A computed fold for a 1511-nucleotide RNA from uncultured Acidobacterium sp., annotated as small-subunit ribosomal RNA.
Taxonomically the source falls in Acidobacterium (Bacteria, Pseudomonadati, Acidobacteriota, Terriglobales).
Rfam family: Bacterial small subunit ribosomal RNA. Gene Ontology terms of the family: ribosome and structural constituent of ribosome.
Its mean pLDDT, the model's own confidence on a scale to 100, is 83.
RNA sequence: UUGAUCAUGGCUCAGAAUCAACGCUGGCGGCGUGCCUAACACAUGCAAGUCGAACGCGAAAGUCCCGCAAGGGAUAAGUAGAGUGGCAAACGGGUGAGUAACGCGUGGGUGACCUGCCUUCGAGCGGGGGAUAACGUUUCGAAAGGAACGCUAAUACCGCAUGACAUCCUGCCUUUGAAGAGGCGGAGAUCAAAGCUGGGGAUCGCAAGACCUGGCACUCGGAGAGGGGCCCGCGUCCGAUUAGCUAGUUGGUGGGGUAACGGCUCACCAAGGCAUCGAUCGGUAGCCGGCCUGAGAGGGCGGACGGCCACACUGGGACUGAGACACGGCCCAGACUCCUACGGGAGGCAGCAGUGGGGAAUUGUUCGCAAUGGGCGAAAGCCUGACGACGCAACGCCGCGUGGAGGAUGAAGACUUUCGGGUCGUAAACUCCUGUCGAAUGGGACGAAUGAACUGCGGGUUAACAACCCGUGGUGGUGACGGUACCGUUAAAGGAAGCCCCGGCUAACUCCGUGCCAGCAGCCGCGGUAAUACGGGGGGGGCAAGCGUUGUUCGGAAUUACUGGGCGUAAAGGGCUCGUAGGCGGCCAACUAAGUCGGACGUGAAAUCCCUCAGCUUAACUGGGGAACUGCGUCCGAUACUGGAUGGCUUGGAUUCGGGAGAGGAAUGCGGAAUUCCAGGUGUAGCGGUGAAAUGCGUAGAUAUCUGGAGGAACACCGGUGGCGAAGGCGGCAUUCUGGACCGACAUUGACGCUGAGGAGCGAAAGCCAGGGGAGCAAACGGGAUUAGAUACCCCGGUAGUCCUGGCCCUAAACGAUGAAUGCUUGGUGUGGCGGGUAUCGAUCCCUGCCGUGCCGAAGCUAACGCAUUAAGCAUUCCGCCUGGGGAGUACGGUCGCAAGGCUGAAACUCAAAGGAAUUGACGGGGGCCCGCACAAGCGGUGGAGCAUGUGGUUUAAUUCGACGCAACGCGAAGAACCUUACCUGGACUAGAAUGUGAGGGAAGUUCGUCUAAUAGCGAACGUCUGGGAAACCAGACCCAAAACAAGGUGCUGCAUGGCUGUCGUCAGCUCGUGUCGUGAGAUGUUGGGUUAAGUCCCGCAACGAGCGCAACCCUUAUCAACAGUUGCCAUCAUUAAGUUGGGAACUCUGUUGAGACUGCCGUUGAUAAAACGGAGGAAGGUGGGGAUGAUGUCAAGUCAUCAUGGCCUUUAUGUUCAGGGCUACACACGUGCUACAAUGGCCGGUACAAAACGUCGCAAUCCCGUAAGGGGGAGCUAAUCGCAAAAACCGGUCUCAGUUCGGAUUGAAGUCUGCAGCUCGACUUCAUGAAGUUGGAAUCGCUAGUAAUCGCGGAUCAGAACGCCGCGGUGAAUACGUUCCCGGGUCUUGUACACACCGCCCGUCGCAUCACGAAAGUAGGUUGUACUAGAAGUAGCUGGGCCAACUCGCAAGAGAGGCAGGUUACCACGGUAUGAUUUAUGAUUGGGGUGAAGUCGUAACAAGGUAACC
Repeated sequence: UUGAUCAUGGCUCAGAAUCAACGCUGGCGGCGUGCCUAACACAUGCAAGUCGAACGCGAAAGUCCCGCAAGGGAUAAGUAGAGUGGCAAACGGGUGAGUAACGCGUGGGUGACCUGCCUUCGAGCGGGGGAUAACGUUUCGAAAGGAACGCUAAUACCGCAUGACAUCCUGCCUUUGAAGAGGCGGAGAUCAAAGCUGGGGAUCGCAAGACCUGGCACUCGGAGAGGGGCCCGCGUCCGAUUAGCUAGUUGGUGGGGUAACGGCUCACCAAGGCAUCGAUCGGUAGCCGGCCUGAGAGGGCGGACGGCCACACUGGGACUGAGACACGGCCCAGACUCCUACGGGAGGCAGCAGUGGGGAAUUGUUCGCAAUGGGCGAAAGCCUGACGACGCAACGCCGCGUGGAGGAUGAAGACUUUCGGGUCGUAAACUCCUGUCGAAUGGGACGAAUGAACUGCGGGUUAACAACCCGUGGUGGUGACGGUACCGUUAAAGGAAGCCCCGGCUAACUCCGUGCCAGCAGCCGCGGUAAUACGGGGGGGGCAAGCGUUGUUCGGAAUUACUGGGCGUAAAGGGCUCGUAGGCGGCCAACUAAGUCGGACGUGAAAUCCCUCAGCUUAACUGGGGAACUGCGUCCGAUACUGGAUGGCUUGGAUUCGGGAGAGGAAUGCGGAAUUCCAGGUGUAGCGGUGAAAUGCGUAGAUAUCUGGAGGAACACCGGUGGCGAAGGCGGCAUUCUGGACCGACAUUGACGCUGAGGAGCGAAAGCCAGGGGAGCAAACGGGAUUAGAUACCCCGGUAGUCCUGGCCCUAAACGAUGAAUGCUUGGUGUGGCGGGUAUCGAUCCCUGCCGUGCCGAAGCUAACGCAUUAAGCAUUCCGCCUGGGGAGUACGGUCGCAAGGCUGAAACUCAAAGGAAUUGACGGGGGCCCGCACAAGCGGUGGAGCAUGUGGUUUAAUUCGACGCAACGCGAAGAACCUUACCUGGACUAGAAUGUGAGGGAAGUUCGUCUAAUAGCGAACGUCUGGGAAACCAGACCCAAAACAAGGUGCUGCAUGGCUGUCGUCAGCUCGUGUCGUGAGAUGUUGGGUUAAGUCCCGCAACGAGCGCAACCCUUAUCAACAGUUGCCAUCAUUAAGUUGGGAACUCUGUUGAGACUGCCGUUGAUAAAACGGAGGAAGGUGGGGAUGAUGUCAAGUCAUCAUGGCCUUUAUGUUCAGGGCUACACACGUGCUACAAUGGCCGGUACAAAACGUCGCAAUCCCGUAAGGGGGAGCUAAUCGCAAAAACCGGUCUCAGUUCGGAUUGAAGUCUGCAGCUCGACUUCAUGAAGUUGGAAUCGCUAGUAAUCGCGGAUCAGAACGCCGCGGUGAAUACGUUCCCGGGUCUUGUACACACCGCCCGUCGCAUCACGAAAGUAGGUUGUACUAGAAGUAGCUGGGCCAACUCGCAAGAGAGGCAGGUUACCACGGUAUGAUUUAUGAUUGGGGUGAAGUCGUAACAAGGUAACC
């Protein structure tokens, strides 16, 4: 995710953080931080020097002097400067490319080592020698830079002497597991040195000095501190689609090499070493203290600060040195840049600034050595882009401010409004006050104390009071920051607020604009004319010098689950067994002490975190102290548990013996039934098959039937939620071989056990290979049907295959969708196997033990369904598997296979769901029950004809509009000639045709003119009312009417609405409260058994009650009574032509009030009920008939054109008005009706009987006229009084079955009536005319009794105009067996992938667009293996005929020792050739996949989805 629910499961958000960036905005200060990208390339300046107290050289400018000048001299100055030499340059600073490693962290080892400067201890410092740079001269080169010759010094270099507690060799002792350790010895061998500078009384010396005494330096040793090298245990990312790797490889012996161990290197020998506890290979990465997050465990990160490592343009190499294989050193190779005279040279910012480039993105070419630290120096001091400061940047954290108090006429303005008001809002204005920051101005630090110099005191050294050293005082000096922090004064509310959000999550709502557009969006989702979701305004919420967005990390996420998850159905148990490694493991005893526990010690750097105290006005920040650092190591102790080792035990396991059960397996043989085929007999026209058919078979003899034969496959009945097997699976009978389980029993062994990654074996069906076999069945295929099609379902055939033997394949919904093993935990009832006890003569039954196999159910568990001693309960052990859906069990790779294919098994991309269980509905070509004029049984119609009427369509200037299945269509319309009227044409008016208020004018009104089609408009004339008053004038009725305010609209939206209405349906339903059940949606009640028209009633029941509906109450009708009797009535009494009149009050009738009917009574049935059936009585009998009455709801049903109404549109027109026209058209189609087609009839004559309405703008009698419609006339009636006013029926006559004496359309003529007016376009009358039509196809409608059918009458509307509508009475039937079927409805149940609810949902191909991926002839790169080649610089070896000062020999020449150049060998970087591996990019074409608005074809799935579905 759903209509709702629970659970599963992913996606998303709220939090914190950040070396950040981007957008809008920006007042101040403090403390921090600032190239995450190109380890890209770098202009310029600076970043490592110092020492004259180691040494030799040694200027110049300037000034002064001499000189006529040239020039010289002095001073500057032994200065600057370079050189020799010493020390430093291996630190400090930068960066994170490489590195998965003893690189780092932690703890150890070094009995295998080194150590300049420093501290301390011991000893020493004697005597000689030869060079060389600088310098000078000459010279080469463009330059960089050299070359030759000559001179010279040293703390430079080299011998010699001396020398040990030093080193080498060796003996003994001690410690030790082990000496390269320590001690005591022994003989020999080896190795040193340098000076510089202070002070000094005596003695010597011409002097320097000797000499004495300090300091520094130097040499050889011992020790220390600090630093380093090497080794080891443990820890340290991902990938198995990387499973094998390794020849100096692993070890030994012996050389060499190193400070030092070591295959570090070499020779020889052996054949080892590493790896599933993950070697090798590939990818990624500097590691840590720590930082972020988190409750924690964890997860992520390693920027700043601190420790370690690595690197310094790329690759290689060594030199010097205590230390380097060296960022600002050297050599070589390469790339790049620069200079060049073209011959050659120079360079290395990953130091600080800075530039270009890259990028979303990261600062000044600043000041100073004042402080801290470092180098050199005896020191002063010099150097120090380390560092200290300042600058830039809201990049972060912290702090402060942008004012405070009062102030209601609730100002103006804005927004909104129900037009009253409300909100911004004490907010502002205004009054009073304050002064942080900023501004101006004045003062003004801490950081500074050393050292040096001078000096006092104490101590050391010394012959010494000197000098020097140590300690402690005094004097005076030193600041980049900086005139900064801080303090004071002055003026003044003056200079200082934005950003995001306001549909839910999530705090905060309104107006306008827009109209699926523009846009928003983290997720859900907003926007299609009333948007709290877009844009703007107002208002509100949040944070605040910031606020949002984006990226990233952790959290929430128990969503990888150690803490802390799961696997029957949601994702997830391997198809099954055996078994290796591994993991786990019964009882007892003593031992050990590895795990475990306790204590002590060491270590766990500092900083950080935490606590506390303190310093900056506070905080951030900083300092002191403490705690902590959960870790590692050593020693001591404990011994319950685990482990180890030892000895035992029997319960787990195994073995033995005795039994019985079984479709367990393999092989061989045998059997009967049936199908088919063959042969023969009988026999004749069909058989077969289906929903129905056809194909097929059959007159060449089928099917049927009988006999015989052939052949293959499968084994009826028994047969069973029976048995066996690990699973797959196993079924006729017999024999042979063979596995396992179970029961019972005595013994034996003595934990021998459980599980099981890899591995091995078994493994249905289909399929494959080879050889057989082939009856039946039957993919493919052929034919026949069905169908819109039918590559299907159905039918007729039919080949692989199915069967056997051998070999492969290795998968299934291989399922109990439930891994194996062990233990524990209430019960009931079947069944299979074996046993015990009891009863019995026995069969058999009862009780009971063990093993298997089922059902129902307790606790418990579960999301629920359900499971429940055969667990899905409670526990333990081991294995396998899961982590959203799709892509996909796909691709690539590997491996297995003859193939088909299997096993292993991703990603890009895409979606916000996919899925489970249960609930309520709806639906089903699911089931059960019930009802209805629903069907059936009947009667009469419609559909055919003519006409009327409505609709569609067409036509038209217009044919106004609405209504469209039932539920639009004689509907709105209870009535279109004008009007109506909304439409069209044309003419007019514009505050308008109407209404209200109404200044003003005029009575009303009449007439004329004009334009005309028009009394619509325009203009003119005439006219003068009533009351009061003398009059002016006032008031009134009526008419006209300016201005102004309100216009008007049948224009749009019925999907913005109210109201009203239709429909399901007068169907029996729809709900609620409390209780109960369920985690919940919900259920129960309302279901069930009966019954009813009914959820009507009864009974039962975790329900008990109640409401809206049903029924009843209301109206009418049917009976009676009482009362009332006029206009109604008339029995009796009179009377009349007549209830006409008198009279009567009985009857009818009218009307009011009552009675009556309730299954009340009887019987039967039923459950002793409800009720049903029958009966009595009764006018009426089971709701007596009819009406009104319409539950919760459904259809966005109908109506903006009855009315009302929001919004929109329109305002010289979509308004108003007038005339004429249209709504009445007419090839056609449909609905609803009327009249007919005739004899149950037509026509003519005669006679009779209603009800309910209506009537003064009316109904109209009698009478007269007209054939008639009607006319004239007018009694009566404001109505139980008068009028309208009956027909069918009945009686008599005629017609005689025909297009008629049926039928009346149409047309002609003449009229009547209404009305200003009957032309378009009324009704009626008379005469004439006399059409279609002879009972109506498919189909379809109404009706169950005073009903259908039939007959007339009335009313509304209305001047007139009904065949329609609404009512009224008259005459007055037929049929219903029944509920199988059609339609609709109710209820229970079932399935569901539907919930807009089957007019639902949904699948696949094809077509188009787009996206990512795979394959692909190849192509282009990166990395890397192997083989060969090559060999710079350098080091080592060899050589060294060329060359050489020191030493030795020698008088010398020379020789020797030792060395150099050169050559050569080995190693080796860049490079080359060949061939592989791997990875990336790209590639014509191609493959499937995802997504997309309405495309095409079908309808596979969900209901029995229409052939059950699925593997």